[in-house]
């Protein structure tokens, strides 16, 4: 000096990622409450409350209620959009196994997949035409490699920069 899937720090991608305040629509003229009408019910059912993130389960209350429908009043949760802020650049998302509970969700610990967003089609989630997830296709974009002037190929276990350990030449 150089090479090697070592390790450290910093950094880039851009309609970039996540969280969150505010706000907006959706949810929904729905639930609920009041009132009228019709039907059903008649002594244990319906119903209500507590416990949970949710369900199941358990416990308690309860005696007139339940269903449909016209009218009046009229939400919220959940899922989203936008602006701002915060934290970030395997950001994060998905699949799967375990902790681990009666079940699901969430959380934590592993393994695997995806460079990134966009559009379309299909499938799934969703109240939804919102939105999200997956697959395929298309062009775009960052990056590296090969060929050299615009093409092809690869993947984040990547790329760029600067130190550093070890080994080889």
């Nucleotide at each position: 000096u150089u090479a090697a899937a070592g390790g450290a720090u910093a950094g880039a991608g851009g309609c970039g990622c996540a969280g969150u305040u505010a706000u907006c629509a959706u949810g929904a003229g729905u639930a609920a409450c009041c009132c009228g009408c019709a039907g059903c019910g008649u002594u244990a059912a319906a119903g209500g409350c507590u416990u949970u993130g949710g369900c199941a389960g358990a416990g308690c209350c309860g005696u007139u209620g339940c269903u449909g429908u016209a009218g009046a009043u009229g939400a919220a949760a959940g899922g989203g959009g936008u602006c701002g802020c915060u934290g970030c650049c395997g950001a994060a998302a998905g699949a799967u196994g375990g902790a681990g509970a009666g079940c699901c969700g969430g959380u934590c610990c592993g393994u695997c997949u995806u460079g990134g967003g966009c559009a379309a089609a299909c499938g799934g989630a969703g109240a939804a035409u919102a939105u999200c997830c997956g697959u395929u296709u298309g062009a775009c974009u960052g990056u590296c490699g090969c060929a050299u002037u615009u093409g092809c190929g690869g993947a984040g276990a990547g790329c760029u920069a600067u130190g550093u350990a070890u080994u080889g030449a």
Lysine riboswitch aptamer, 169 nucleotides, folded computationally. The sequence was found by an Rfam model in a public genome assembly. The coordinates come from a structure-prediction model, not an experiment, and the mean pLDDT is 75. Its Rfam family is "Lysine riboswitch aptamer". About the family: Riboswitches are metabolite binding domains within certain messenger RNAs that serve as precision sensors for their corresponding targets. The literature on the family includes a 2003 paper in Cell by Mandal et al., "Riboswitches Control Fundamental Biochemical Pathways in Bacillus subtilis and Other Bacteria".